This is a predicted structure of a 180-nucleotide RNA (glmS glucosamine-6-phosphate activated ribozyme aptamer) from a bacterium.
Rfam family: glmS glucosamine-6-phosphate activated ribozyme aptamer. Its family is annotated with regulation of gene expression and catalytic activity in the Gene Ontology.
[in-house]
């Protein structure tokens, strides 16, 4: 360097599921039809429909946007809209929040300590404005599955928040030491 195999990752509206809901099969019951037997209302068999505090298997269970200095801990339905869906219900997780430590920027132009504030775009809060941004859904057709449903493709429209840019207002814009 090449090839093969295995594992992990390519996830944070993310993963999972014993509830619910849905599908398939079985079983049971009821109804109907055909048919067979016996014969006057009953049994068998087949098919169909419906149902179930039953059995087995399967399916479903969040649409994107945004979000991470490192480690540990804690609390909590962790931001935003799209949509009106089970996006129900539950469990886990989670980039948000709080605390501690470490690292880093700024407040002091070099270094150190402390304090404050923030997170590499490294002052904060609030308010107004700006420009800009999505996927599902819908439609079209394809593949897989008996089915529920699943997967990918094409087409095509539409957000808000955060961040960013600009303006207003408020607060902050160190202390000490060393060095020069």
């Nucleotide at each position: 360097c090449c090839g093969u195999u295995u594992c992990u990752u390519c996830a944070a509206g993310c993963g999972c599921c014993u509830g619910g809901c849905c599908c398939c099969g079985g079983c049971u019951g009821c109804c109907g039809a055909a048919u067979c037997g016996a014969g006057a209302u009953c049994g068998g068999c087949u098919c169909g429909g419906c149902a179930g505090a039953c059995c087995g298997g399967g399916g479903u269970g969040a649409c994107g946007a945004g979000g991470a200095a490192g480690a540990g801990g804690g609390a909590u339905c962790a931001u935003c809209g799209a949509g009106u869906a089970c996006u129900c219900g539950g469990c886990g997780g989670a980039u948000g929040c709080c605390c501690u430590c470490u690292c880093g920027g700024c407040c002091c132009u070099u270094c150190c300590a402390c304090g404050g504030u923030c997170g590499u775009g490294a002052c904060g809060g609030u308010u107004c404005g700006g420009g800009g941004c999505a996927a599902a859904a819908g439609c079209c057709a394809c593949g897989g599955g008996c089915a529920a449903c699943c997967g990918g493709g094409g087409u095509g429209a539409c957000a808000g928040a955060g961040a960013c840019c600009g303006g207003g207002c408020c607060g902050g814009a160190g202390u000490g030491g060393a060095g020069c």